[in-house]
RNA sequence: GGGCGAUUAGCUCAGGGGUAGAGCACUCGCGUCACAUGCGAGGGGUCGUUGGUUCGAAACCAACAUCGCCCA
Numbered sequence: 001g002g003g004c005g006a007u008u009a010g011c012u013c014a015g016g017g018g019u020a021g022a023g024c025a026c027u028c029g030c031g032u033c034a035c036a037u038g039c040g041a042g043g044g045g046u047c048g049u050u051g052g053u054u055c056g057a058a059a060c061c062a063a064c065a066u067c068g069c070c071c072a
Base pairs, nucleotide, nucleotide: 001071002070003069004068005067006066007065010024011023012022013021018055026042027041028040029039030038048064049063050062051061052060
């Protein structure tokens, strides 16, 4: 220098055009002598950034950023 992949909740990941979810973690309640397990409820994300397409973008397109892999 060229090619490819990834970027979504604190962590690991779904979701591939119609206003974002799961598991774990966290908080509260039930429960226990007190914990743990279990059960119920709840908080938490302008979906890496900026533009574009579209009635509508996490999703499609472009550039950039970060990380990883390959080629030279």
A computed fold for a 72-nucleotide RNA from a candidate division WWE3 bacterium, annotated as transfer RNA. It matches the Rfam family "tRNA". It is annotated as a transfer RNA. The coordinates come from a structure-prediction model, not an experiment, and the mean pLDDT is 84.